A computed fold for a 61-nucleotide RNA from a Candidatus Bipolaricaulota bacterium, annotated as Fluoride riboswitch aptamer (crcB RNA motif). The coordinates come from a structure-prediction model, not an experiment, and the mean pLDDT is 79. Taxonomically the source falls in Candidatus Bipolaricaulota (Bacteria, Bacteria candidate phyla).

RNA sequence: AAUCGCCCUGGCGAUGGCGUCCGCCUGAACCGCCCUUAAGGCUGAUGACGCCUGAGCGCUC
Repeated sequence: AAUCGCCCUGGCGAUGGCGUCCGCCUGAACCGCCCUUAAGGCUGAUGACGCCUGAGCGCUC
C1' cells in the first nucleotide's frame, strides 16, 4: 500500500413528495425488462405498505 473487520457519518434501492418498515453501500451501493449489429417493443411514479402530486386507460355524472 492492497485486502478484511469494526465504529461514526452520509448515501442508495429504473422518473416526484411525506410517513413506517425492510435491505444494501460507505467510495461503493444504484443506473428496469424483452429482442438485438443496429433498430424496435413492454411494465411501473413504491424495495414493500399507506397517503399526496403528476401522467395514462376505462366507466359514470